[in-house]
RNA sequence: GCUACCGUAGCUCAAUGGCAGAGCAGCCGACUGAUAAUCGGCCGACGAAAGUUCGAUUCUUUCCGGGAGCACCA
Numbered sequence: 001g002c003u004a005c006c007g008u009a010g011c012u013c014a015a016u017g018g019c020a021g022a023g024c025a026g027c028c029g030a031c032u033g034a035u036a037a038u039c040g041g042c043c044g045a046c047g048a049a050a051g052u053u054c055g056a057u058u059c060u061u062u063c064c065g066g067g068a069g070c071a072c073c074a
Stems, first nucleotide, its partner, number of pairs: 001070003005066003010024004018054001026042005047063005
C1' cells in the first nucleotide's frame, strides 16, 4: 500500500430499517441481630462526520481506532 473483519453501558454480549436490551459491576431499598446470599428499583452506551430514507445501531461514503491476511521493502 491492497483486501476483508471488528468498534453498542465500566466489562462481556444482543438487537440488523420502526421506542436501544440482557448479564455482571455501581448506587438505593427490602430481608437479617449483622454480613453474605436472595428479591425489588435506579444509573449508564450505538467511534466521528456526511449521504439515502417518513424513519438509520442497521444501508452508502470519508475519516479515526483495533487486531488479521496479502504485497512491497536497496
Molecule: transfer RNA
Organism: Acidobacteriota bacterium